Notes: The part of an RNA shown here (small-subunit ribosomal RNA, 5' domain) has 529 nucleotides and comes from an uncultured bacterium. The coordinates come from a structure-prediction model, not an experiment, and the mean pLDDT is 81. Rfam family: Bacterial small subunit ribosomal RNA. Gene Ontology terms of the family: ribosome and structural constituent of ribosome.
[in-house]
Context: one part of a larger RNA
RNA sequence: GGAUGAACGCUGGCGGCGUGCCUAAUACAUGCAAGUCGAACGAGAUGUAACAAUACCUCGAGUGUUUAAUGGGUGAGGAACAACUGUUCAAUCUGGCCUGGAAAGUGGGAUACCCGUGCGGGAAACCUUGGCUGAUACCACAUAGGAGCAUUGAUCGCAUGAUCGAUGCUUUAAAGGAUCUAUUGAUUCGCUAUAUGAUGAGAAUGCGGCGCAUUAGAUAUGUUGGUGAGGUAACGGCUCACCAAGUCGAGGAUGCGUAUCCCACCUGAGAGGGUGAUCAGCCACAAUGGAACUGAAACACAGACCAUACUCCUACUGGAGGCAGCAGUAGGGAGUUUUCGGCUAUGGGGGCAACCCUGACCGAGCAACGCCGCUUGAGUGAUGAAGGCCCUAUGGGUCGUAAAAUUCUGUUAUAUGGGACGAACCGCAUUACUGAGAGAAACGGUAAUGCCUGACUGUACCAUAUGAGAAAGGAACGGCUAACUACGUGCCAGCAGCCGCGGUAAUACGUAGGUUCCAAGCGUUAUCC
Numbered sequence: 001g002g003a004u005g006a007a008c009g010c011u012g013g014c015g016g017c018g019u020g021c022c023u024a025a026u027a028c029a030u031g032c033a034a035g036u037c038g039a040a041c042g043a044g045a046u047g048u049a050a051c052a053a054u055a056c057c058u059c060g061a062g063u064g065u066u067u068a069a070u071g072g073g074u075g076a077g078g079a080a081c082a083a084c085u086g087u088u089c090a091a092u093c094u095g096g097c098c099u100g101g102a103a104a105g106u107g108g109g110a111u112a113c114c115c116g117u118g119c120g121g122g123a124a125a126c127c128u129u130g131g132c133u134g135a136u137a138c139c140a141c142a143u144a145g146g147a148g149c150a151u152u153g154a155u156c157g158c159a160u161g162a163u164c165g166a167u168g169c170u171u172u173a174a175a176g177g178a179u180c181u182a183u184u185g186a187u188u189c190g191c192u193a194u195a196u197g198a199u200g201a202g203a204a205u206g207c208g209g210c211g212c213a214u215u216a217g218a219u220a221u222g223u224u225g226g227u228g229a230g231g232u233a234a235c236g237g238c239u240c241a242c243c244a245a246g247u248c249g250a251g252g253a254u255g256c257g258u259a260u261c262c263c264a265c266c267u268g269a270g271a272g273g274g275u276g277a278u279c280a281g282c283c284a285c286a287a288u289g290g291a292a293c294u295g296a297a298a299c300a301c302a303g304a305c306c307a308u309a310c311u312c313c314u315a316c317u318g319g320a321g322g323c324a325g326c327a328g329u330a331g332g333g334a335g336u337u338u339u340c341g342g343c344u345a346u347g348g349g350g351g352c353a354a355c356c357c358u359g360a361c362c363g364a365g366c367a368a369c370g371c372c373g374c375u376u377g378a379g380u381g382a383u384g385a386a387g388g389c390c391c392u393a394u395g396g397g398u399c400g401u402a403a404a405a406u407u408c409u410g411u412u413a414u415a416u417g418g419g420a421c422g423a424a425c426c427g428c429a430u431u432a433c434u435g436a437g438a439g440a441a442a443c444g445g446u447a448a449u450g451c452c453u454g455a456c457u458g459u460a461c462c463a464u465a466u467g468a469g470a471a472a473g474g475a476a477c478g479g480c481u482a483a484c485u486a487c488g489u490g491c492c493a494g495c496a497g498c499c500g501c502g503g504u505a506a507u508a509c510g511u512a513g514g515u516u517c518c519a520a521g522c523g524u525u526a527u528c529c
Stems, first nucleotide, its partner, number of pairs: 001529004006525005013374006019367002021332001026330003030327003035066001037064001040063002044059002047056003073285003085206005092201002097197001099195002102192001105141004114131003145172012176189005210257003217248003223245008261281001264275004287308004310321004338364001340363003346360001347358004377408004387399002390397002412470001413466006422456001427451009473518005478499003484513005494501002
């Protein structure tokens, strides 16, 4: 000199864009952060159509589907193929999505909600039994394709082998709904198996990336390898039985300490050194520890189970909970924000759709925390006014064109009026083409036109009017280092980054005037280069 997720002191006008618990992975009151579908299902309730029947709309429980493994948070652990980068899988899986050709046949038994009844418990969480019923819930059979095994053929390769076939045996699928139609039926959303692709995930491996040798031997209680078996989507001591005695290590094993890694960021001419906030990628974790279920995917933050600690409710028998989601509270600390608005945009989940949900996100609020931009006025103006607890050689000098005065400007400000971009969709209406077949209709699909949708926001911006009015401080002035005099003090009080200053003429302490440097900031402290 540069830099910072900074803090402290003094000061503080505006705007834009960013950033904002680095400490206690401490404990959490309250609200919200994951639902959705009535076009899967039965049974109800309210309302409307005058009543009944029936139809329609709406609603919340229940069965069922799908999602909840994404998004969001944090960095405790972890020195490891965790991450980065390259390679490999002939050792693998992949829901939804794209593409292809197939198939959706025949049957069955239950059950929730509900109704009735009874019990236990103080109550709650919840628990028992009888009866009824439906499904895209569940189950059986058929068929297909696939898979496995045995025999066998061809082609190929990269060692184990891979791919494509043939025959036989075994095993294993499905679900319907909606709209339209005079009808066969059509359209659409789904269901099933299979073959690709894409995406995502899993596994193996080469190189490099912290400290300590005042850590030198470590492992054999699977340690290293083999055979066999089990397990996994998959290779493998991954697990087990048996057999062998190996394996790693001064090119640093093992141990201890510390630490998420990376794209990057800071500095530096570079080489290097330091860092790993925000944004983007990966990993790990969800009070602590453990083991699993479901599922394409979890060993699952707002799922279930067990144990532990803690908190809460209780009528003392028993229950409930998990902010390292967004706000917020307490605590810790030098130190870090609102218990805000909206789904308008982008994205996600569900749904044919309308739409619903979304503390993701978009926005607003707070904070000079940072960067950038703007303003605090401009021209003229000497008789160099007054004033100075400024200086003086007493003549004067300096603050100083500074002020006053006068002529302007109107950024910002204030007031009034106008007023966006971000909006494309979706949906509705009309038209055209099309699914479409012998033909027509409705319906569906595509396109065009019109209408409709904004939290921010009456914001940005524009226009008019008013009016210099409302807007400057901080540090330094001995040398390094730009900038000096006077007074006070008298080795005192004090200053200080280093050298050092102060003991009666202090440019170094304190005050004043002046000056210098930065400027809505200026200094100090801390840390890095």